[in-house]
This is a predicted complex of two RNAs, RNase P RNA and transfer RNA, with 430 nucleotides together. Rfam match: Bacterial RNase P class A. By type it is a ribozyme.

RNA sequence: UGAGUCAACCAGGCGAUCGCGGGUACAGCGCGGCGACGCCGUACCUGAGGAAAGUCCGAACAGCGCAGGGCAGGGUGCCGGGUAACGCCCGGUGGCGGCGACGCCAAGGAAAGUGCCACAGAAAUUAAACCGCCCGGCCUCCGGGCCGGGCAAGGGUGAAACGGUGCGGUAAGAGCGCACCGGCGGUCAGGCAACUGGCCGGCCAGGUAAACCCCACCCGCUGCAAGGCCAAAUAGGGGAGGGAUGACGUGGCCCGCUGAGCCUCCCGGGUUGGCCGCCAGAGGCGGCAGGCGACUGCCGUCCUAGACAGAUGAUCGCCCGCGACAGAAUUCGGCUUACAGGUUGGCUCACCUA
RNA sequence: GGGUGCGUAGCUCAGUUGGCAGAGCAGCUGACUCUUAAUCAGCGGGUCGAGGGUUCGAAUCCUUCCGCACCCACCA
Numbered sequence: 001u002g003a004g005u006c007a008a009c010c011a012g013g014c015g016a017u018c019g020c021g022g023g024u025a026c027a028g029c030g031c032g033g034c035g036a037c038g039c040c041g042u043a044c045c046u047g048a049g050g051a052a053a054g055u056c057c058g059a060a061c062a063g064c065g066c067a068g069g070g071c072a073g074g075g076u077g078c079c080g081g082g083u084a085a086c087g088c089c090c091g092g093u094g095g096c097g098g099c100g101a102c103g104c105c106a107a108g109g110a111a112a113g114u115g116c117c118a119c120a121g122a123a124a125u126u127a128a129a130c131c132g133c134c135c136g137g138c139c140u141c142c143g144g145g146c147c148g149g150g151c152a153a154g155g156g157u158g159a160a161a162c163g164g165u166g167c168g169g170u171a172a173g174a175g176c177g178c179a180c181c182g183g184c185g186g187u188c189a190g191g192c193a194a195c196u197g198g199c200c201g202g203c204c205a206g207g208u209a210a211a212c213c214c215c216a217c218c219c220g221c222u223g224c225a226a227g228g229c230c231a232a233a234u235a236g237g238g239g240a241g242g243g244a245u246g247a248c249g250u251g252g253c254c255c256g257c258u259g260a261g262c263c264u265c266c267c268g269g270g271u272u273g274g275c276c277g278c279c280a281g282a283g284g285c286g287g288c289a290g291g292c293g294a295c296u297g298c299c300g301u302c303c304u305a306g307a308c309a310g311a312u313g314a315u316c317g318c319c320c321g322c323g324a325c326a327g328a329a330u331u332c333g334g335c336u337u338a339c340a341g342g343u344u345g346g347c348u349c350a351c352c353u354a
Numbered sequence: 355g356g357g358u359g360c361g362u363a364g365c366u367c368a369g370u371u372g373g374c375a376g377a378g379c380a381g382c383u384g385a386c387u388c389u390u391a392a393u394c395a396g397c398g399g400g401u402c403g404a405g406g407g408u409u410c411g412a413a414u415c416c417u418u419c420c421g422c423a424c425c426c427a428c429c430a
Base pairs, nucleotide, nucleotide: 001350002349003348004347005346006345007344008343009342010341012319013318014317015316016315017314018313020047021046022045023044024043025042026041028039029038030037031035049325053336054335056334057333058332059331060330061223062222063221064220068255069254070253071252073219074218075217076216077215078092079091080090081089082088093107094105095104096103097102108214109213113212114211115208116207117206130155131154132151133150134149135148136147137146138145139144163181164180165179166178167177168176182204183203184201185200186199187198188197189196190195227276228275229274230273237267238266239265240264241263242262249257269429270428271427283302284301285300286299287298288297289296290295320323355426356425357424358423359422360421361420364379365378366377367376373410381397382396383395384394385393403419404418405417406416407415
């Protein structure tokens, strides 16, 4: 210098005017019902994101009396750790890709059992033999054919053919024997473990578990339209069914608990109001300490949207590298997806120069 | 905001232990008829909403995204 890889960060900036949501202070107006109120002025402060998104996971919180037991069902899946928890993160192991930095992996069990493996093929897993190879007998038109037996090396089929390569061996062959490689089992050593390494044994066993299943661990259900308080109004109405032989809660079932002028469905009636939940939190930033790291502990400091038809906008001026994806709605921790461009740092490879 | 379900031919829908994607209507061609309808015979048409993965093989199994539909207020 070029190519690449990993991580962190920014997300047009500044100024002026007008407008909108929220908060605080001060002041005002409205009303048959002076309160669950509504409207409004001035000043000051404050006002979207890294994904606010998808709602894919995990929790907090709330209700179901407690959230109990069993079956069923669902989820996760190498090992160890982190965390409130997780399907997330960190470290390690194994496999695959890359010269490398590094990236990717739903990565338990197929010698527990069952199922499936279309077509082709002899045969898709207690085996079997189309072409073929070999031995013996018979026949012969001397090319070969038939019968009996041995074999699975080669050909062929297929996504996949009962370990692979080579040497020996043999009538031809075969783990039949041997060497190396791969797998499996046993054993010893190291490691918390996944696993790795050595030695021994011819033990050689198809694939599929994002098929059923087995093993280990986890999971009660419903979601802020949860739920609590208040105000107003109406017909607290009608019909059918169920229910102390236990409905409902309860979500698929059983047990346990609880316990009903109650429950379910249909037809109707009224309100479309206010407050809380609703924003100080597993919170941000900085320092120190522990840890390889995720993270944790202590100290200091900061307050940073809370609407309910739903606020962040518009215009003008200047500047630049001409601005992407997109906008809160109970709140957090993650993952995934979308995204113009820019900044910084670590590392790798190639070339050049000293 | 929260939850549930569904995407297969132009339309309405089938499609199960994963093995060549179908039916009805519609469309096109031919026959019958003077012509049309009806009837009969035949034909075409699909990236199975999109991408990725598992598998020899995916409409089907898993996963990410896209689109559509439906349900959920309070009082008595």